[in-house]
RNA sequence: ACCGGUUGGCGGACUCCCGCUGUUUCGCAUCCGCGGGGCAGAGGAAAGUCCGGACACCACACGGCAGCAUGCCCGGUGAAAGCCGGGGAGCCCCGUCGUAAUGGCGGGGCGACGGAAAGUGUCGCAGAAAACAAACCGCCUCCCGGAGCCUCGGCAAAGGGAGGCAAGGGUGAAAAGGCGAGGUAAGAGCUCACCGCCCGGAGGGUAACCGAAGGGGCAGGGAAAACCCAAUCUGGUGCAAGACUAAAUAGGGGAUCAGGGCGGCCCGUUCAAUGAUCCCGGGUAGGUCGCACCCCCGGUUUCCGGGGGAUCCCGCUUCGGCGGGAUAGAUAAAUGGGAGUCGUUUCCCCGACUUGUCGGGUGGAAUACAGAAUCCGGCUUACAGCCAACCGGUACCU
RNA sequence: GCGGGCGUAGUUUAAUGGUAGAACUCCAGCCUUCCAAGCUGGUCGUGGGAGUUCGAUUCUCCCCGCCCGCACCA
Numbered sequence: 001a002c003c004g005g006u007u008g009g010c011g012g013a014c015u016c017c018c019g020c021u022g023u024u025u026c027g028c029a030u031c032c033g034c035g036g037g038g039c040a041g042a043g044g045a046a047a048g049u050c051c052g053g054a055c056a057c058c059a060c061a062c063g064g065c066a067g068c069a070u071g072c073c074c075g076g077u078g079a080a081a082g083c084c085g086g087g088g089a090g091c092c093c094c095g096u097c098g099u100a101a102u103g104g105c106g107g108g109g110c111g112a113c114g115g116a117a118a119g120u121g122u123c124g125c126a127g128a129a130a131a132c133a134a135a136c137c138g139c140c141u142c143c144c145g146g147a148g149c150c151u152c153g154g155c156a157a158a159g160g161g162a163g164g165c166a167a168g169g170g171u172g173a174a175a176a177g178g179c180g181a182g183g184u185a186a187g188a189g190c191u192c193a194c195c196g197c198c199c200g201g202a203g204g205g206u207a208a209c210c211g212a213a214g215g216g217g218c219a220g221g222g223a224a225a226a227c228c229c230a231a232u233c234u235g236g237u238g239c240a241a242g243a244c245u246a247a248a249u250a251g252g253g254g255a256u257c258a259g260g261g262c263g264g265c266c267c268g269u270u271c272a273a274u275g276a277u278c279c280c281g282g283g284u285a286g287g288u289c290g291c292a293c294c295c296c297c298g299g300u301u302u303c304c305g306g307g308g309g310a311u312c313c314c315g316c317u318u319c320g321g322c323g324g325g326a327u328a329g330a331u332a333a334a335u336g337g338g339a340g341u342c343g344u345u346u347c348c349c350c351g352a353c354u355u356g357u358c359g360g361g362u363g364g365a366a367u368a369c370a371g372a373a374u375c376c377g378g379c380u381u382a383c384a385g386c387c388a389a390c391c392g393g394u395a396c397c398u
Numbered sequence: 399g400c401g402g403g404c405g406u407a408g409u410u411u412a413a414u415g416g417u418a419g420a421a422c423u424c425c426a427g428c429c430u431u432c433c434a435a436g437c438u439g440g441u442c443g444u445g446g447g448a449g450u451u452c453g454a455u456u457c458u459c460c461c462c463g464c465c466c467g468c469a470c471c472a
Base pairs, nucleotide, nucleotide: 001394002393003392004391005390006389007388008387009386010385012342013341014340015339016338017337018336020041021040022039023038024037025036026035027034028033043369047380048379050378051377052376053375054374055238056237057236058235067233069232070231072087073086074085075084076083077082088113090110091109092108093107094106095105096104097103114229115228119227120226122222123221136169137168138165139164140163141162142161143160144159148155149154177195178194180192181191182190196218197216198215199214203210204209242289243288244287245286252280253279254278255277256276257275258274259271260270261269262268263267293309294308295307296306297305298304299303310327311326312325313324314323315322316321343367344366345365346364347363348361349360350359351358352357353356399468400467401466402465403464404463405462408422409421410420411419416452424440425439426438427437428436445461446460447459448458449457
């Protein structure tokens, strides 16, 4: 210098024209409205809706069930979820040393990691056997058997039967400790040395964990991202939560008057799905709030003023702070469209030389992923191009 | 916007973690003068990517696609 990876950051700028949403103000109308000005107006992920919370409603017993909730240890941060740093067990790779083998040391990477010695189930095919072990080939003993050999005393192959063994072969992802020696009829932790394993636990460490002495012939295979067990945590529903207001039409309730029935009448009572007038109430469409920095106080309460606080940006700083400015709120869903200039990357052309750089061009192309919907904190996923740090590789120079 | 569920061949569907099976379709051959039917044979697949496991359609995580439900009163 180039290439690749990881992590973090940025993720276009300006001007003009025409529009959109919210808010404020001015003018004209002074009923509906019309016109102009000011201010504000998408993101690092606004996405997926995977977690946690705020908030709202419902339920309520300091209880239970259920849970496809959580998961090594320590520290930090945080409301929680989560994130960051360090460490440990385990696994993998490289280098080196060494062994018959397991391994020791150093470096790097991964790391959803309670329990398989509570129970149930499961491990296809292959293989003798897949978990209270077992025996296909094989090895060995005894009996029968006798091909055959023979110095005629015997020796004895194949085959059959009764047993012993688990060394070797073979299967598998995984085979019931490994290896050597002794031992044996053959074998075997049967015995012994070493290694591994289990119990143990001096001691070390905040802890996870490491682990000396000593003891044990070795049991207890894997998988819990199988059921499950133990521990911890947890009430449910989500702004279409919820609150207020409220048409038209059709119901509901009440009062008065009129009317019908009953009693001879006043009057009383009753009625209907009788009429008229008036009133009340619930719900729907629609509207307002929730809801757009937050809280408190005061007022002349569509709002205004003051104080305090949070976050971000800019400037200053004696690094303690100080000053100024800002905070989207739409509802079928605004934040857009067009033109130009400049950035950035890349290609092409021309020129120069130090040959891969520089300079130039009214030159071409590209400029990503993506659009708030109650809000906040995380996680995950998508992303043109640029910048920084670290790591790895290649080439050159010193 | 919020919540729930499902993806297996071209279609409809099976499959305790252990060779992905069936029917219709499609293709080729036989039969037929030809077509259809019939017979024989064959092709075609777990939405994608990681992980757990000896082994994944199945278990876990992340994406992708599709479907369903929702206000209030009674």
Two RNAs folded together computationally: RNase P RNA and transfer RNA, 472 nucleotides in total. Its mean pLDDT, the model's own confidence on a scale to 100, is 75. Rfam match: Bacterial RNase P class A. It is annotated as a ribozyme. From the family's description: Ribonuclease P (RNase P) is a ubiquitous endoribonuclease, found in archaea, bacteria and eukarya as well as chloroplasts and mitochondria.